[in-house]
This is a predicted complex of two RNAs, RNase P RNA and transfer RNA, with 464 nucleotides together.
It holds a member of the Rfam family "Bacterial RNase P class A". It is annotated as a ribozyme.
RNA sequence: UCAGAUGGCCGGAUGGCUGCUGCCCGCACCCGCAAGGGGCGGGGAGAGGAAAGUCCGGGCUCCACAGGAUCAGGAUGCCGGGUAACGCCCGGCGGGGGCGACCCCAGGGAAAGUGCCACAGAAAACAGACCGCCACCCCCGGAAACGGAACCGGUGGCAAGGGUGAAAAGGUGCGGUAAGAGCGCACCGCCGGGCCGGCAACGGACCGGGCAUGGUAAACCCCAUCCGGAGCAAGACCAUGUAGGGACACAUGUCGCCUUGCGCGACAGGCGCGAUCCUGCGCCGCUGUCCGGGUAGGUUGCUCGACGCGUCCGGCAACGGCCGCGCUAGAUGAAUAGCCGUCACCGGGAAACCGGAACAGAACCCGGCUUACAGGCCAUCUGACAGU
RNA sequence: GCUGCUAUAGCUCCAGCGGUAGAGCGCACCCUUGGUAAGGGUGAGGUCGCGUGUUCGAAUCACGCUAGCAGCACCA
Repeated sequence: UCAGAUGGCCGGAUGGCUGCUGCCCGCACCCGCAAGGGGCGGGGAGAGGAAAGUCCGGGCUCCACAGGAUCAGGAUGCCGGGUAACGCCCGGCGGGGGCGACCCCAGGGAAAGUGCCACAGAAAACAGACCGCCACCCCCGGAAACGGAACCGGUGGCAAGGGUGAAAAGGUGCGGUAAGAGCGCACCGCCGGGCCGGCAACGGACCGGGCAUGGUAAACCCCAUCCGGAGCAAGACCAUGUAGGGACACAUGUCGCCUUGCGCGACAGGCGCGAUCCUGCGCCGCUGUCCGGGUAGGUUGCUCGACGCGUCCGGCAACGGCCGCGCUAGAUGAAUAGCCGUCACCGGGAAACCGGAACAGAACCCGGCUUACAGGCCAUCUGACAGU
Repeated sequence: GCUGCUAUAGCUCCAGCGGUAGAGCGCACCCUUGGUAAGGGUGAGGUCGCGUGUUCGAAUCACGCUAGCAGCACCA
């Protein structure tokens, strides 16, 4: 200098004028019994790294609730740690890719069972034999022993080579054999056993075994672990009404008492949010659907929180702890804007100057993931080339 | 704001829970007719919304995007 890898950060700055939505302060003004509202003046705040997709996990609220067993359904899936929790994050292990920095992996179980493996191919999971290799018969010579031998044919042996396929039943080499073959041996792989290191996943060397166990679980399934449902249009209160109306359904009937009502008690029955059962407890009109009616409103939930920043400490790290400081939108026909300057960035131009500036906008709140994104900055590291 | 569903030929839609996708209408050509329509025959036309992965193999399975559609207000 060029080409890369990883991690982090920014997402224009500043000034003036005019507005918008909350909050705080003041007033000798207006309305109201008051609470409060309005007006005027002043101060201060006002979109994001993804506010997005709504894909996971929680807080919060309601469905009154708690414990246990079995089944169903869903999710996750190497090991250890972090966390409120997670399918997230960190650190390792194993496998794969890259010269390397480094990157990728839904990464449990296929010797529990079932299914599937199209086409091609002889054969696709109880292996099998098309071409091929080999022996014998047949054939030739010979009286025989025996020797020879090109094809076709018959019988048998083999699985080395060819060919098919994504995949052909351990691989390479040497020996061996009629030809071959874990048939024997060496190395590699695999299986089993204990030993050593490690919390573990796993790794290492040793001994034994000639090899059994093809692939697929993002096919059913098995194993382990976890999981109730709905969602701020949750939920609570107020206002309005031919009106606290009508019909149907279901999870309530009977009896007793007197104080005669939203009453109390007993018995039986039912319900309690995936199903069934058990135990306790609670409830049994604050029910559901439809017709009809009203409002298309107000208040609350609502923003101080697993919050942010900084020093120090523990930890390889994710993260945790102590202390100090800070307060940072709360709208609902939904504010967060418009105009004019200056500077900075990019492009064009000789200059004056002109043009551009991404992805996108809160809606109860957090932790993640994923996706979109003009341009720019910082740190660490790798490779190549050149120079000293 | 919350929840659910769909995407296959130019249009309307089937089937397919892993082995290479069809129907009707439409389009092109041929037959028929003096010519047209109708009718008959033949044929073309598909990144199965997009991307990544699992698998020998994906329209189908998994994940992530994109586009479209539908439902849900409160009181009583």